[in-house]
Context: one part of a larger RNA
Molecule: large-subunit ribosomal RNA, domain II
Organism: Saccharimonadales bacterium (SeqCode)
RNA sequence: UCCAGCGAGUUACUCUGCAGUGCAAGCUUAAGCCAUAUGGCGGAGGCGUAGUGAAAGCGAGCCUGAAUAGGGCGAUUUAGUACUGCGGAGUAGACCCGAAACCGAGUGACCUAACCAUGGCCAGGCUGAAGCGUGGGUAAAACCACGUGGAGGGCCGAACCAGGGAGCGUUGUAAAGCUCUUGGAUGAGCUGUGGUUAGCGGUGAAAUGCCAAUCGAACUCGGAGAUAGCUGGUUCUCCUCGAAAUAGCUUUAGGGCUAGCGUCGUGUGGUAGCACAUGGGGGUAGAGCUCUGUAAAGGACUGGGGCCCGCGAGGGUACCCACCCUUAACAAACUACGAAUACCAUGUGUGGAAUCACGGCAGUUAGAACAUCGGUGCUAAGAUCGGUGCUCGAAAGGGAAACAGCCCAGACCAUCAUCUAAGGUCCCUAAAUAUACGCUCAGUGGGAAACAAGGUGGAAUUUCUUAAACAGCUAGGAUGUUGGCUUAGAAGCAGCCAUUCAUUUAAAGAGUGCGUAACAGCUCACUAGUCAAGAGAUUCUGCGUGGAAAAUGUAACGGGGCUUAAGCGUAUUACCGAAGAUAUGGAUUACACCUUUAGGUGUAGUGGUAGAGGAGCGUUGGUAUUGCGGCGAAGCUGCACUGUGAAGUGUGGUGGAGCGGUACCAAGUGAGAAUGCUGGA
Repeated sequence: UCCAGCGAGUUACUCUGCAGUGCAAGCUUAAGCCAUAUGGCGGAGGCGUAGUGAAAGCGAGCCUGAAUAGGGCGAUUUAGUACUGCGGAGUAGACCCGAAACCGAGUGACCUAACCAUGGCCAGGCUGAAGCGUGGGUAAAACCACGUGGAGGGCCGAACCAGGGAGCGUUGUAAAGCUCUUGGAUGAGCUGUGGUUAGCGGUGAAAUGCCAAUCGAACUCGGAGAUAGCUGGUUCUCCUCGAAAUAGCUUUAGGGCUAGCGUCGUGUGGUAGCACAUGGGGGUAGAGCUCUGUAAAGGACUGGGGCCCGCGAGGGUACCCACCCUUAACAAACUACGAAUACCAUGUGUGGAAUCACGGCAGUUAGAACAUCGGUGCUAAGAUCGGUGCUCGAAAGGGAAACAGCCCAGACCAUCAUCUAAGGUCCCUAAAUAUACGCUCAGUGGGAAACAAGGUGGAAUUUCUUAAACAGCUAGGAUGUUGGCUUAGAAGCAGCCAUUCAUUUAAAGAGUGCGUAACAGCUCACUAGUCAAGAGAUUCUGCGUGGAAAAUGUAACGGGGCUUAAGCGUAUUACCGAAGAUAUGGAUUACACCUUUAGGUGUAGUGGUAGAGGAGCGUUGGUAUUGCGGCGAAGCUGCACUGUGAAGUGUGGUGGAGCGGUACCAAGUGAGAAUGCUGGA
């Protein structure tokens, strides 16, 4: 991992709802007794027939209250009760499996920790303490030397003990080993045997270490099916409907309770919804600046404050504030204004129960993207929090290359039929190499900003122009004057000033730029000639260009490939394209009608998670009845057929003795999942 078998809403009692059956203003027995297959007796008691009050009590009324008031609960409308089945709740282990733990009673010191008693063991070598002896030395000592001696948690190193380093081993030789190396090795040494200490405990040269491969509290059994708001699992089919991820409260936030939303039943019967009309209130969007605040520019002068002058009266003020006038702004917590929507009411129409009431049963209370209005945030986030809508959730199909939440569209079944939606029509790939008019040259299309530019198309405004424009070429571009000042110098051209003036002119600036130390020189403005028909400036706009750097490989159209497109814009006609619509046949649900008992017709339906409701299939056993079987039962197995399905039937093989149908009843009643359990491979 696979296969087979086993494996989870049960049972008892009480309450409650629905259905059925019996009896009915009544219904019913319990314990027990007698019989004895399931029968009979037993009326104590229970529920109902009257309520109300805390109660005494009163009573179709009662209570409250001073009340003959008001109010609350009732009567006036009567149906109950016993049993059976099903749904739900409660109490019990209560759908099943699962803790870590807690408590009790015991078992453990043959492992290991410490201790007690009694034994055992430590090759060999080295060092050479005290003491003592002899000699020297001294007044005597001290002291020195040489011997002797044999101390030491002394030294080296086997046995023995340990386990610091490395390698191997890591489904090992081994649930801690092997090899090499290393430490201790007469000591706080190692070790045999026997014994002592026990879990709310012992022992511990202390690591929460060790106490039998287990230790922040051993193990065994019991309380015990502890508890688990947590995780996992929970077994056949078809049909109808079909949610929620919100609010309030919660030691509450991944749990609950109530409401909301679902379903089933009963009742109600122009309800809900929608459209139009009419009537309402509002203070949002917008707008505005009167108020509350914020804030810009100018003006006028009025008042107050500050400062200055003055002995004072008073005067001054390039300071500050407020007020006034004009222009012009901003605001969720500003409003002298003010929509669209939304909401409420009434009427009319439509509508056909989608409404509402009561009752049984739920699930949900982790939501997500997108669009839009807002808050928080950075007008960040696949961010977060609200409102509205929509899809997903619980929705398959077509499109978006692929892609829960985007676009189209809601799958009962069948069909080698038709029409369409979104989106498409050169090839991959179904359908236009369609039509008309334009644009784009960048492979833009087919990723991106500020910003930049004689790319190119369109629209518009305006200036000059046969009295000759624009560009080019030829020529002029002068004089007072080197304007004044400044300066070493300043002469058009460092800088400052100015009525930047005047003269001659076709025209020529007290000078546009280059240049010089300053001049000089080149040039421009401006003018004439030549030439000959358009030239210049500005604004808006379409499509393009640059801006443009990333990590395996083109890789920023799905690909090929595409340039009067197979790109972009406008317009048009065809076609393709889905489980949409239609057509034909069939199934089924609800309602209506007709009919007759599951028959017909019509209309509308039939995606679906949690979940509610309905109808069935199969297994085991029982009761009754009816069948099959050695001329071959069950089981196993191949094939065929029937049914929407769970399933059923027939037949062949195998097998070798039991097994079905129908009606009803009762359940140890259905397996793929639980790191399920047992067995096998």